[in-house]
Notes: Predicted 3D model of RNase P RNA and transfer RNA as a complex of 473 nucleotides. It holds a member of the Rfam family "Bacterial RNase P class A". Rfam classes the family as a ribozyme. Gene Ontology terms of the family: dimeric ribonuclease P complex, tRNA processing and ribonuclease P activity.

RNA sequence: GGAGCGGACCAGGUGAACGCCGGCGCGGCCCGUUCAGGCGCGCGGGAGGAAAGUCCGAGCUCCACAGGGCAAGGUGCUGGUCAACGGCCAGUCGGGGUGACCCGAAGGAAAGUGCCACAGAGAACAGACCGCCGAGGGCCCUCCUCAGCGAUGGGGCGGGCCAGGCAAGGGUGAAACGGUGCGGUAAGAGCGCACCGCGGCGGCAGCGAUGUCGCCGGCAAGGCAAACCCCACCUGGAGCAAGAGCGAAUAGGGAGGCGAAGCGGAGGCGACUCCGCUUGUAGGGCUGCCCGCCCGAGGCCUCCGGGUAAGCUCGCUGGAGGCCUCGGGCAACCGCGGUCCUAGAGGAAUGUUCACCGCCCAGAGAUGGGAACAGAACUCGGCUUACGGGCCGCUCCGGCA
RNA sequence: CCGAGUGUAGUGCAGUAGCAGCACGCGCCGUUCGGGCCGGCGAAGUCGGAGGUGCAAUUCCUCCCACUCGGA
Numbered sequence: 001g002g003a004g005c006g007g008a009c010c011a012g013g014u015g016a017a018c019g020c021c022g023g024c025g026c027g028g029c030c031c032g033u034u035c036a037g038g039c040g041c042g043c044g045g046g047a048g049g050a051a052a053g054u055c056c057g058a059g060c061u062c063c064a065c066a067g068g069g070c071a072a073g074g075u076g077c078u079g080g081u082c083a084a085c086g087g088c089c090a091g092u093c094g095g096g097g098u099g100a101c102c103c104g105a106a107g108g109a110a111a112g113u114g115c116c117a118c119a120g121a122g123a124a125c126a127g128a129c130c131g132c133c134g135a136g137g138g139c140c141c142u143c144c145u146c147a148g149c150g151a152u153g154g155g156g157c158g159g160g161c162c163a164g165g166c167a168a169g170g171g172u173g174a175a176a177c178g179g180u181g182c183g184g185u186a187a188g189a190g191c192g193c194a195c196c197g198c199g200g201c202g203g204c205a206g207c208g209a210u211g212u213c214g215c216c217g218g219c220a221a222g223g224c225a226a227a228c229c230c231c232a233c234c235u236g237g238a239g240c241a242a243g244a245g246c247g248a249a250u251a252g253g254g255a256g257g258c259g260a261a262g263c264g265g266a267g268g269c270g271a272c273u274c275c276g277c278u279u280g281u282a283g284g285g286c287u288g289c290c291c292g293c294c295c296g297a298g299g300c301c302u303c304c305g306g307g308u309a310a311g312c313u314c315g316c317u318g319g320a321g322g323c324c325u326c327g328g329g330c331a332a333c334c335g336c337g338g339u340c341c342u343a344g345a346g347g348a349a350u351g352u353u354c355a356c357c358g359c360c361c362a363g364a365g366a367u368g369g370g371a372a373c374a375g376a377a378c379u380c381g382g383c384u385u386a387c388g389g390g391c392c393g394c395u396c397c398g399g400c401a
Numbered sequence: 402c403c404g405a406g407u408g409u410a411g412u413g414c415a416g417u418a419g420c421a422g423c424a425c426g427c428g429c430c431g432u433u434c435g436g437g438c439c440g441g442c443g444a445a446g447u448c449g450g451a452g453g454u455g456c457a458a459u460u461c462c463u464c465c466c467a468c469u470c471g472g473a
Stems, first nucleotide, its partner, number of pairs: 001397007009389002012357007020046002023043005029038002048373001052384002055382005060239004067291004072235005077091005092106001093104004107230002112228002114224003129170002131166003137162005143156005178196006197219001198217008243314004253304006260279008283295004321340004326335003359370004402472007411425004419456001427443005449465005
C1' cells in the first nucleotide's frame, strides 16, 4: 500500500427568528343549561437504530374453560440464560476459508408407508451391455503319441464354439449394494489380511452433547423426513378498532320460516283454550371436531329497516427501563448501591430560515458543494430487512528499510 | 393500527416436486367478390424478486416487493 475479518460507537452541535403538537399555570375575555371547548400570556417538553416488516415471544384486556379423546400448529445436538422465545451465551459435531474468522431447520431412514424423472444391463435385499475367465464340463478342428491288419479307441500340447463363472476395469447416472493396498485365483470377489470407514460391547474423561482407548463383528445398514410419519417437549381464542365508564338519541319495529311427545288439573255442551309437571325433540352453548355435559321451547333462526356524535373520558405511557461503581459468572446474565428519565395525538405535530463551529469532497487560497436509511400510535424482549460515517483490534498478500 | 389472502402468456384461470397447460385474444394460410363464422398452422412465460433444502423447485422453507379484502 492492497484485500479482508471481528467488535463497540455516532446519527452533527450551539444560538436566534417564525411556526406546529401535547402538558402545567394564570386571565377582569368569548361561547356554552352536561362533559367540555376557544382566545391571550408565561414556563417546560416533543422520533429511531432501525420508529419499518409484523416473523417469533411476553405483559395487559375481553371471551372461553367439569372431564376425556382425536386432530391442528410449533420447536428439535448439549448445557446454561431469560418473564418468555424459534432469541442470546458457552460448548460438541459437521462444513467453508491460506488465515483472521464465518455458517449450520444439527432427533429418528437397522417402526412403517411412499418417491428416486431422464440416461443406463441394472435404482434397493438390483444387474450383466462392453469386458475378463473358460481351471473343472460338453462339442468340433490341427498336430503328437500308444494299442490294433483295419474300422476305431485311450492319452497329451494348442485353437474355436457353448454351457457356465466373475463383478476387477469401461460405460450410464445425483446416486451402482463399503474405500485403499497386499495376498489369493482360471478370472475374480471381505475370499483372507493390514489400515480407514461402519456397527456392537467395555474402560477412561466430561453434568451432557461427545471424545479417546481396547476388544469383537466381516459389511448387512443407499438417498430423501424444508415427503407422509415416529419420538420428545410446548401451545385455548382474539387483539388497544382489546376493553371499561359517562352521556345523548332511538327502539322495543317489519317480513319469512321452525316450534315434538306424554301425563295431570281448570274452563267450555263441544271444537278448543289456559295452567302445571315430565321426557329432553327442533334448536342453541361448551370459539377446530367427537364423546359427554348443560340450556331448552313464556322461544329460536334468517333477512330487511330505523336512530345516533368517527360523542366525551379512561385504557396511555415510569417500565421484566437506561447509565455508572462494586461483587458473582468464561459469557449471555444476575445481585447490591447510586443516578437519570416531561412525545403520547384526531391517522395528521415534532418543521423552516439564518449565523458560527465540527465532518467529508474540490481548490494554492478566497470560496463552493455535500451529509444516508428513514417518521412513534398500548408497551416491552428479540429476529429480519434498509442504510451513511469515522474509531479500535486482528488476518493474509506485496513493497521498502 | 390489527388481521386474512393473491401474484403463472396480452386477459381470465388450471397445474403443485420429474419437458408449464386450457379458454378467449393475437399472427399467417385456406375458404369468400370482400368481411365474419369455420378449418389448419404458429408465436407469445425470468411461473413477482432473492436465498436455501434436494439429483431435480412454478410446487417445499426463509426473507423481501406489489396488489386485494375484512375489522370500530